[in-house]
Context: one part of a larger RNA
RNA sequence: UGACGGGGACCCGCACAAGUAGCGGAGCAUGUGGUUUAAUUCGAAGCAACGCGAAGAACCUUACCUAAGCUUGACAUCCCAUUGACCUCUCCCUAAUCGGAGAUUUCCCUUCGGGGACAGUGGUGACAGGUGGUGCAUGGUUGUCGUCAGCUCGUGUCGUGAGAUGUUGGGUUAAGUCCCGCAACGAGCGCAACCCUUGCCUUUAGUUGCCAGCAUUAAGUUGGGCACUCUAGAGGGACUGCCGAGGAUAACUCGGAGGAAGGUGGGGAUGACGUCAAAUCAUCAUGCCCCUUAUGCUUAGGGCUACACACGUGCUACAAUGGCUGGUACAAAGAGUCGCAAUACCGUGAGGUGGAGCUAAUCUCCAAAACCAGUCCCAGUUCGGAUUGGAGUCUGCAACUCGACUCCAUGAAGUUGGAAUCGCUAGUAAUCCUGAAUCAGAAUGUCAGGGUGAAUACAUUCCCGGGUGUUGCACA
Numbered sequence: 001u002g003a004c005g006g007g008g009a010c011c012c013g014c015a016c017a018a019g020u021a022g023c024g025g026a027g028c029a030u031g032u033g034g035u036u037u038a039a040u041u042c043g044a045a046g047c048a049a050c051g052c053g054a055a056g057a058a059c060c061u062u063a064c065c066u067a068a069g070c071u072u073g074a075c076a077u078c079c080c081a082u083u084g085a086c087c088u089c090u091c092c093c094u095a096a097u098c099g100g101a102g103a104u105u106u107c108c109c110u111u112c113g114g115g116g117a118c119a120g121u122g123g124u125g126a127c128a129g130g131u132g133g134u135g136c137a138u139g140g141u142u143g144u145c146g147u148c149a150g151c152u153c154g155u156g157u158c159g160u161g162a163g164a165u166g167u168u169g170g171g172u173u174a175a176g177u178c179c180c181g182c183a184a185c186g187a188g189c190g191c192a193a194c195c196c197u198u199g200c201c202u203u204u205a206g207u208u209g210c211c212a213g214c215a216u217u218a219a220g221u222u223g224g225g226c227a228c229u230c231u232a233g234a235g236g237g238a239c240u241g242c243c244g245a246g247g248a249u250a251a252c253u254c255g256g257a258g259g260a261a262g263g264u265g266g267g268g269a270u271g272a273c274g275u276c277a278a279a280u281c282a283u284c285a286u287g288c289c290c291c292u293u294a295u296g297c298u299u300a301g302g303g304c305u306a307c308a309c310a311c312g313u314g315c316u317a318c319a320a321u322g323g324c325u326g327g328u329a330c331a332a333a334g335a336g337u338c339g340c341a342a343u344a345c346c347g348u349g350a351g352g353u354g355g356a357g358c359u360a361a362u363c364u365c366c367a368a369a370a371c372c373a374g375u376c377c378c379a380g381u382u383c384g385g386a387u388u389g390g391a392g393u394c395u396g397c398a399a400c401u402c403g404a405c406u407c408c409a410u411g412a413a414g415u416u417g418g419a420a421u422c423g424c425u426a427g428u429a430a431u432c433c434u435g436a437a438u439c440a441g442a443a444u445g446u447c448a449g450g451g452u453g454a455a456u457a458c459a460u461u462c463c464c465g466g467g468u469g470u471u472g473c474a475c476a
Stems, first nucleotide, its partner, number of pairs: 001476002004472002007470001009468005015460001019424002022421001026316008034307002042053002064302007073127001077126002079123006088103005107116003129291002132289003138285002140280003143276001145274001150189006156165003169180003195268004200236007209226003214223002239262001242256005318417001322376007334365003339358002344353003383414001388409007430452007
């Protein structure tokens, strides 16, 4: 100087407390461990691994296993010989690659000798190739403490020196934020601001958007209009600016006015010096080591989907604030030509036929909780939907291993969950639907969007984590 203390002081945080909804019990989905297996590819491991890499394993993917093949190779550069432009197609064998046979075609320049580009075959090695090892050899990227308020430097001064000072102290703040004081005076990386979005107003513009008044219609449908809504450009607006009180005449705090908004207005992006030899050699790059008729490459089938069990994360429930039947409303954000698909018709339905319109403020995908009426009457039920049988639809060469969905039948556990444990402070929790990426098909996951919309916070004694200065120290 640090680190540590079941030392003491101050401060903060959904840290406790006060509330609220859960998880832990059930069934299923998904990930992991274990076990099994020819293989169940690999990685991730307290918080910070476990709906994680994977924004999507039937084949492919795929790295694993079994079997069958190839050996300058699926891919790159170079050399030689030979054939031919390339491309394309057919047949035999086969599970398929592999292997074998054939057809078609006749490029560009030319001094007609040849040259060039591309491709096939053969040869020769230099080489290719490796999701093989090492993340404890590395780059790059990332998590974490933590959006916590810290981490440092120059000069000066003090100390023999390691170092100290500044950065401590009195106040204050979300903040090393600011004020005052001070052997310090300044500065840098962080904080804040600048950026995006949302909330109010003005203005510009008025189609594909809108409709107050006028005319018109089944309908903003049409004429007309651009007031209003909305869209998207440019501006304004909030700064403790104003008033009062407190404070040290300061910083600032409390209350008030005006205002759409008040003290960082709400949300996001933004992550200092560093810590964990943290994660990643399987995104990529890369040193060294290893394989080179195989640890490389191709193909078929299987596996990654197994199942006495254990754990994590979710979904659905156990019902009446509900289930079922009928009726009636109201979004935002997205996506769409390899696509979204209306009206219509067929089917109980998944869906099919057909195809208007749309490269989109024009067309399409397109709401549910809610509300109104009826019914059920507290039951393992008209709750719950697992499981199983049958019949189908769709995607796709192909749904057996192993897809999603529909209809009929079946109708399991489950009556609110032990110890323990997690999220959340407002348009939040809870609840209800919608969309997108990936994607042929395949979400209860992820990421986004809106609808309805709470309770509680007395307070810092205690638990956990963090910050500051102080003290002890058998640690470095």
This is a predicted structure of a 476-nucleotide part of an RNA (small-subunit ribosomal RNA, 3' major domain) from an uncultured bacterium. The RNAcentral record of the full RNA draws on ENA.